[in-house]
RNA sequence: GAUUUAUUUAGAAGGGAGGAGAGACCGGGCUCCAUGAAUCCCUGGCAACCUGCUUCAAAAGGUAAGGUGCCAAUACCCGGGUUCGCUACAGCGGACGAUGAUAAAUU
Numbered sequence: 001g002a003u004u005u006a007u008u009u010a011g012a013a014g015g016g017a018g019g020a021g022a023g024a025c026c027g028g029g030c031u032c033c034a035u036g037a038a039u040c041c042c043u044g045g046c047a048a049c050c051u052g053c054u055u056c057a058a059a060a061g062g063u064a065a066g067g068u069g070c071c072a073a074u075a076c077c078c079g080g081g082u083u084c085g086c087u088a089c090a091g092c093g094g095a096c097g098a099u100g101a102u103a104a105a106u107u
Stems, first nucleotide, its partner, number of pairs: 001107008013043005021032003025080005044071003049067003053061002075099001081096006
């Protein structure tokens, strides 16, 4: 990197370095940002996917020791698909997808 499965409206910030962008991509909005963006490091925290633990056949449970992840706004919002319903034909609403992210397994 690829495939499969699961989850994706909850939760959780300080410091140092850095120096202009950031919110995945494209379009449109909106927002954050020199009272310091991305990125890196340290500390702290959230969560509970995997390991470890209890029970142990499975299911289940709790802990937070280890492996990841995460810590503005619903995955920031809508569209970039299909389809169904309503309609005053301007639009409105629903279902399922696609894309992305994270974990685990396989490769």